[in-house]
Molecule: RNase P RNA; transfer RNA
Organism: Eubacteriales bacterium
RNA sequence: UAAGCAGGACAGGCGAUCGCGGCUGGCAAUACCGAAAGGUGUCAGGUGAGGAAAGUCCGGGCUUCAUAGGGCAGGAUGCCGGAUAACGUCCGGUGGAGGUGACUCCCAGACCAGUGCAACAGAAAUAAACCGCCGCGCAAGCGGUAAGGGUGGAAAGGCAGUGUAAGAGACUACCGCGUCCCUGGUAACAGGAACGGCACAUGUAAACUCCAUUCGAAGCAAGACCGAAUAAAAAGCAAUACGGCUGCCCGUCGUGCUUUUAGGUGGGUCGCUUGAGGCUGUUGGCAACAGCAGUCCUAGACAGAUGAUCGCUCAACGACAUAACCCGGCUUAUCGUUCUGCUUAUAAC
RNA sequence: CGGGGUGUAGCGCAGUUGGUAGCGCGCUUGGUUCGGGACCAAGAAGUCGGGCGUUCGAGUCGCCUCACUCCGACCA
Numbered sequence: 001u002a003a004g005c006a007g008g009a010c011a012g013g014c015g016a017u018c019g020c021g022g023c024u025g026g027c028a029a030u031a032c033c034g035a036a037a038g039g040u041g042u043c044a045g046g047u048g049a050g051g052a053a054a055g056u057c058c059g060g061g062c063u064u065c066a067u068a069g070g071g072c073a074g075g076a077u078g079c080c081g082g083a084u085a086a087c088g089u090c091c092g093g094u095g096g097a098g099g100u101g102a103c104u105c106c107c108a109g110a111c112c113a114g115u116g117c118a119a120c121a122g123a124a125a126u127a128a129a130c131c132g133c134c135g136c137g138c139a140a141g142c143g144g145u146a147a148g149g150g151u152g153g154a155a156a157g158g159c160a161g162u163g164u165a166a167g168a169g170a171c172u173a174c175c176g177c178g179u180c181c182c183u184g185g186u187a188a189c190a191g192g193a194a195c196g197g198c199a200c201a202u203g204u205a206a207a208c209u210c211c212a213u214u215c216g217a218a219g220c221a222a223g224a225c226c227g228a229a230u231a232a233a234a235a236g237c238a239a240u241a242c243g244g245c246u247g248c249c250c251g252u253c254g255u256g257c258u259u260u261u262a263g264g265u266g267g268g269u270c271g272c273u274u275g276a277g278g279c280u281g282u283u284g285g286c287a288a289c290a291g292c293a294g295u296c297c298u299a300g301a302c303a304g305a306u307g308a309u310c311g312c313u314c315a316a317c318g319a320c321a322u323a324a325c326c327c328g329g330c331u332u333a334u335c336g337u338u339c340u341g342c343u344u345a346u347a348a349c
Numbered sequence: 350c351g352g353g354g355u356g357u358a359g360c361g362c363a364g365u366u367g368g369u370a371g372c373g374c375g376c377u378u379g380g381u382u383c384g385g386g387a388c389c390a391a392g393a394a395g396u397c398g399g400g401c402g403u404u405c406g407a408g409u410c411g412c413c414u415c416a417c418u419c420c421g422a423c424c425a
Stems, first nucleotide, its partner, number of pairs: 001345010012313007020048002023045005031040003050320001054331002057329005062219004069250004074215005079093005094108001095106004109210002114208002116204003130149002132145005157175002160172003176198001177196003181192004223270004232261006241255004263424003277296008350421007359374004368405001376392005398414005
């Protein structure tokens, strides 16, 4: 210098004018709105979206249902160890795959518990003789043979030798596989030795299934309180019934309940933002993270607020995109600017 | 905000143990007719919304994603 790999930071700034949503303080009539509950003014100050606020794919807090029990069914997860409130997330490792490398990726338990499936091609698909080779035979053909050819994603471990009529784990060495043992490691696993000639013989569990672990349900339209309005009808059952807590059963609780249609109200207050919170330092840990100390307060609406214009500056005019109960993750979208560490190649010293 | 459903030819729809993707209407060509319609014969048209994976093989199985669409308060 070029090409890359990994991990971060920012997402314009300042000023003026107008406008919008909350908050705090001062002032003011009981004036206005409303059926009521309740709300409204004006002035000043201060404050007001994101790294994903998104998708709603997981996990938790919080709330209500019967403190929510037992069994079956069903869902989820799936190498090992750790972190955490919890997780399908994160960190560290093991094994496998890719890359020259930095490094990246993996739904990575079990097809000797059982069952299913494997189209077409091919002689044959879990069971073998089509060609070839060898033997017998004049020949037709019969027998032996899985080393070679051909089909296929897959054809009874691979390769070399011995052996043989030709062949074959039939036998031998090495590699692979299985069983058992030893060593190291918390473990996954790694290394080594012995034995087995390789068997119930292949693949598939993102096929049913099995094994292990785990899961009560619904969700802020949860829910609590205040205020207002209203009209019932039909059907189903009726204590051996119906409903409540997901599907079923047991158990348990309540007693007129459920469903549908018609009708009424769609107002207010709370929940609501201080939280497993952020930042800095330090200690422990490889790390995720945890402990301690200091410091900061940073939207809270309910038709739903962030915009417009001008000037200066800037790479940023013109990315993706706008909170709605709150957190921890994952995934996806994103114009650009910039920092740190590392790899490979070339050149110079 | 929460909970579902759908996406396959121009349009409306099928497609189940995973094994070459079909039906109806429409379209094109030819025939029939004096001509048109109807009818007869033949044919074209699909990256199965998109991407990545599992598998020998994916419309179908798994994950991610895009678009469209439906339901939803309280009283009684």